Model confidence (mean pLDDT): 80 of 100. Transfer RNA from Pleionea litopenaei, 75 nucleotides, folded computationally. The RNAcentral record of the sequence draws on ENA. Lineage of the source: Bacteria > Pseudomonadati > Pseudomonadota > Gammaproteobacteria > Pleionea. Its Rfam family is "tRNA". The family's RNA type in Rfam is transfer RNA. From the family's description: Transfer RNA (tRNA) molecules are approximately 80 nucleotides in length.
[in-house]
RNA sequence: GGGUGCAUAGCUCAAAGGUAGAGCGACGGCCUGUUAAGCCGUGGGUUGAAGGUUCAAGUCCUUCUGCGCCCGCCA
Numbered sequence: 001g002g003g004u005g006c007a008u009a010g011c012u013c014a015a016a017g018g019u020a021g022a023g024c025g026a027c028g029g030c031c032u033g034u035u036a037a038g039c040c041g042u043g044g045g046u047u048g049a050a051g052g053u054u055c056a057a058g059u060c061c062u063u064c065u066g067c068g069c070c071c072g073c074c075a
Stems, first nucleotide, its partner, number of pairs: 001071007010024004018055001026042005048064005
């Protein structure tokens, strides 16, 4: 340099164009002599950035950034 995949909550991941979710973790409550376990609840997101398409974009298109994989070139 060419190709390709990934980027969404603190972490691991869903969401096949129509209200952004789950598990774990955090916090609060119940339970317990206390902790843990168990049960119930709560909060947490400019979906990597910028444009475009669309009535509507996490999702489709373009460019860029970061990370990974494959191929190639030079010294």